Small-subunit ribosomal RNA, 5' domain from a Candidatus Omnitrophota bacterium, 539 nucleotides, folded computationally. The sequence was found in a public genome assembly.
Context: one part of a larger RNA
RNA sequence: GAGUGAACACUGGCGGCGUGGAUUAGGCAUGCAAGUCGAGCGAUCCAGCACUGGUUUUGUAGUAGCUCUAUCGCUACGAGAUUGGUGUAGGAUAGCGGCAAACGGGUGAGGAACACGUGAGCAAUUUACCUCAAUGAUGGGGAUAGCCUUGCGAAAGUAAGGGUAAUACCUAAUGUGUCCAGCCCUACACAAGUAGGGCUGGAUAAAGGUAUCCGUAAGGAUACCGCAUAGAGAUAAGCUCGCGUCCUAUCAGCUAGUUGGUGGGGUAAUGGCCUACCAAGGCGAUUGACGGGUAGCUGGCCUGAGAGGGCGGUCAGCCACAUGGGGACUGAGACACUGCCCUGACUCCUACGGGAGGCUGCAGUCGAGGAUAUUUAGCAAUGGGCGAAAGCCUGACUAUGCGACGCCGCGUGAGGGAUGAAGGUUUUCGGAUUGUAAACCUCUUUCGAUGGGGAAGAAUUCAGACGGUACCCAGAGAAGAAGCCACGGCUAACUCCGUGCCAGCAGCCGCGGUAAUACGGAGGUGGCAAGUGUUACUC
Repeated sequence: GAGUGAACACUGGCGGCGUGGAUUAGGCAUGCAAGUCGAGCGAUCCAGCACUGGUUUUGUAGUAGCUCUAUCGCUACGAGAUUGGUGUAGGAUAGCGGCAAACGGGUGAGGAACACGUGAGCAAUUUACCUCAAUGAUGGGGAUAGCCUUGCGAAAGUAAGGGUAAUACCUAAUGUGUCCAGCCCUACACAAGUAGGGCUGGAUAAAGGUAUCCGUAAGGAUACCGCAUAGAGAUAAGCUCGCGUCCUAUCAGCUAGUUGGUGGGGUAAUGGCCUACCAAGGCGAUUGACGGGUAGCUGGCCUGAGAGGGCGGUCAGCCACAUGGGGACUGAGACACUGCCCUGACUCCUACGGGAGGCUGCAGUCGAGGAUAUUUAGCAAUGGGCGAAAGCCUGACUAUGCGACGCCGCGUGAGGGAUGAAGGUUUUCGGAUUGUAAACCUCUUUCGAUGGGGAAGAAUUCAGACGGUACCCAGAGAAGAAGCCACGGCUAACUCCGUGCCAGCAGCCGCGGUAAUACGGAGGUGGCAAGUGUUACUC
């Protein structure tokens, strides 16, 4: 000199764009952060329409039974109330079922490792949804939740009985195909081998829904969505290897699943990944094994002429973790942040028998700390999940609020104005300086404030959180807007007073003991400026 996710002190007008828990991976009240599909299924509820039945109120007409005047009863029609059934179109949903929940979001504790970076390999692999192209979808069955009836429990919840549906589950058929075994052929490769074709035998699949049309119906046709099998692609992932990746020898020897082989198991897949047996190997001395310490890695960022040195916050890629530890289940994918089980610590409820929980999601709170923000708005945009769609969900995201935390821009007025006013400071008492500075005159109105108008962002029938925002117009009025540090040398900028080795200053040299340009105050001056200094750290 440059830099920072900074902090502190003094000061503080506006805007744009960024950025903000670096410490306790400490504990968390509260709300929200993952749902969706009724066009998979049976139920239940709501209100509408049509048809149909019951009960009841009332009116009119008739009837004739009883009383025999009234009245009561019965029948028909009309109006009203209420309740049930069927059909139809619609809405809502607990449950079963499907897809999603493995993404998105957070953090950097652990990890010195194929974790990351880079370059190769898999003839040792998997891949839901999506795309392309091929073939198919025929029968049958038993349950179960919801529901109903009971029981237990304070609760969380749970047990028994009855009965019901499916694109849930099971089973049979068919086999375009695929897999396995045997035989044969071709091509490629060569280290095992891979790909294609033919024959024989064995194994192996499926589910329906909606709309329109035809039909009296049963049922059928078409379209769309879905289902099964295997293939190709795309995407995503897994595994292996070369090289690179901090300090330490005051760590020199380390190792028994250890190193290799064979058989078996396991995996999508190779492999001591696991297991039985066999062999006795394997790593290591500046090419540092093993141990200890530290650390997420990278693209990048800072500095520097470069070479280097330091760092890894925001953004992007990868990895790891989700209260400490362990485990598997489901699934195309997890050993799964807001899933399950066990165990530890902690917190809460309890009828003491037993239960519930996990902010390193967004806000917010306590604690610790020098120190780090709203318990905001909206799904309008972009993107994601589900759905045929309408749509629903989305603390991702878009916006907003707070903080001079950073960078950038603007303003705090402009021109004229000498009796060089007053005042201040100083003085050799003549003056000098503050100083065109002020006053005063003539102007302007950025920003701000007030009033009026008012977007784009939406491609689309509609629909804009931001937002009455940006921006535009009008009028008023210099009006509302400057500080901080320094002035001995390094280093731009000097005098007076006070103090008297005191009080104090200080980055280094050093100032202060009676004339201190170095302490404190004042005037003046210099520097930077909505900031200025200090501290910390890096080059």